[in-house]
RNA sequence: GAGCCUUGUUUGGGAGAGCAUCUGUUGAGCAGAUCGCCGAAGGCGUAACCCCCCGGGAACGCUCAGGUAAAAGGACCGAGCAAGGAAU
Repeated sequence: GAGCCUUGUUUGGGAGAGCAUCUGUUGAGCAGAUCGCCGAAGGCGUAACCCCCCGGGAACGCUCAGGUAAAAGGACCGAGCAAGGAAU
């Protein structure tokens, strides 16, 4: 100096599922109720596996939460910047 890993941050991409029904004045918004559906925030459980311990652990399962036109969010992936780490 280039590369690898971790963390933070900026930015780009990013799926699924009723713009459901009823009521409240109901035309809009909003609120409430009623079912249906989705899984890739989070959460819980768990397989292989790791590990010794009442442990960790998935994009698997559950849907508590969240979501179900747009917007927002969104696991994950790419790029930039910064810090750190292990090596060569």
The RNA shown here (Glycine riboswitch aptamer) has 88 nucleotides and comes from Uliginosibacterium gangwonense DSM 18521. Its Rfam family is "Glycine riboswitch aptamer". Gene Ontology term of the family: glycine biosynthetic process. The sequence was found by an Rfam model in a public genome assembly.